[in-house]
């Protein structure tokens, strides 16, 4: 120089005038102050708060979660390891428990899709003998498939096979290191049990439900409810199946007393609080001390707009051998709180730093 990997960070600044919301002062006009994010987002996990349900505690049934260790309030998050693919590498990806607990799947193709099979092929009896035909071994080789019952050499053999050795790949034992996943050593066993659990199951752990529009409290009007009281009607009409008896009820005023639309006020923002610095434990995630600093809380829901100036970035002309200079025009994403917190997931115009691979040159 050229390609690449992982992490961090800014993500518009300053002033002026016009406004929005909201806090305080003021009689009043006005003054003083404060006012979005790294993702406020989507609303996928996890919780705190709240209300409902429930003795306790256990089982079922549903649903999640799944290597191991640590870290949190919790979590499916985040760190550290281990396996396994990937890539020269730096790193980077993982539904990564259990297929000798049972059931069941394996499509087309192929002779056989699980303790199997024999289409071409090898080899061999037998008949014809040029080509074949039958019966019998074989499973090297070739073929089919996404996967053919370990592999690759050698012996062996009529051909041939773990038949046998060797070394690899696999189970089994002890041992060793490690807290654990797991990894080595050594011996035994020719290999007996191929995939799929994102098919049903088993296993091991977690899980009541609901969601701030949750839940509490306030009262005016207007419509409907109940209970009592009063007037007025009633020799009436309706109901108790009908009849008689009786007993309830139909109007209008009044007070009461409960629910409750709007709409108002609390929840409401100070809390597992954020952030800088310093230190102690720890590989880290992260805890713990110290200190310093910061702080929307609205309710159809503010936080915007216009100018000017420098400043990042792009276009264009000019001048330069190049670095750059001068002129001009543009021009700064992705989005916007609605109980809070902890993640994870997606958007992001630009620019800036910081460590590492690899290749190539120069010294």
């Nucleotide at each position: 120089g050229c390609g690449g990997a992982g992490g961090g960070c800014c993500g518009g600044g300053u002033g002026a005038c016009c406004g929005c919301u909201u806090g305080g002062g003021g009689c009043a006009a006005c003054c003083c102050g404060a006012g979005a994010g790294g993702a406020a987002a989507g609303u996928c996990c996890g919780g705190a708060c709240u209300c409902c349900a429930c003795a306790a505690g256990g089982a079922a049934a549903c649903g999640g979660u799944g290597c191991c260790g640590g870290g949190u309030a919790a979590c499916g998050c985040c760190c550290g390891g281990g396996c396994a693919g990937g890539g020269c590498a730096a790193c980077c990806u993982g539904a990564c428990g259990g297929a000798a607990a049972g059931u069941g799947c394996c499509a087309c193709a192929g002779a056989g899709a699980a303790g199997a099979g024999a289409c071409c092929g090898c080899c061999u009896g037998c008949g014809g003998u040029u080509u074949c035909g039958u019966g019998g071994g074989u499973a090297a080789g070739g073929g089919u498939g996404a996967a053919a019952c370990g592999g690759u050499g050698g012996g062996g053999u009529a051909a041939g096979a773990g038949c046998c050795c060797a070394c690899c790949g696999g189970g089994g034992u002890u041992c060793u290191g490690g807290u654990a996943a797991c990894a080595g050593c050594a011996c035994c066993c020719g290999c007996a049990u191929g995939g799929c659990a994102a098919a049903c199951c088993c296993c091991a752990c977690c899980g009541g439900g609901a969601g701030c529009a949750a839940u509490g409290c306030c009262g005016a009007a207007u419509a409907g409810g109940a209970a009592c009281c009063u007037u007025a009607c009633a020799u009436g009409g309706g109901c108790c199946g009908c009849c008689u008896u009786g007993g309830c009820u139909c109007a209008a005023g009044g007070u009461u007393c409960g629910g409750g639309u709007u709409g108002g006020c609390a929840g409401c923002u100070a809390g597992a609080g954020g952030g800088g610095c310093g230190u102690u434990g720890g590989c880290a995630a992260c805890a713990g001390c110290g200190u310093c600093u910061u702080g929307a809380g609205a309710u159809g829901a503010a936080u915007g707009g216009u100018c000017a100036c420098a400043c990042a970035g792009g276009g264009c002309g000019g001048g330069g051998c190049a670095a750059c200079c001068c002129g001009u025009c543009u021009g700064g994403a992705c989005a916007a709180g609605a109980u809070c917190c902890g993640g994870c997931u997606u958007a992001u115009a630009g620019g800036c730093c910081c460590u590492c691979c690899g290749c190539g040159c120069g010294u």
A computed fold for a 363-nucleotide RNA from Lentibacter algarum, annotated as Bacterial RNase P class A.
Its Rfam family is "Bacterial RNase P class A". By type it is a ribozyme.
Taxonomically the source falls in Lentibacter (Bacteria, Pseudomonadati, Alphaproteobacteria, Roseobacteraceae).
Its mean pLDDT, the model's own confidence on a scale to 100, is 77.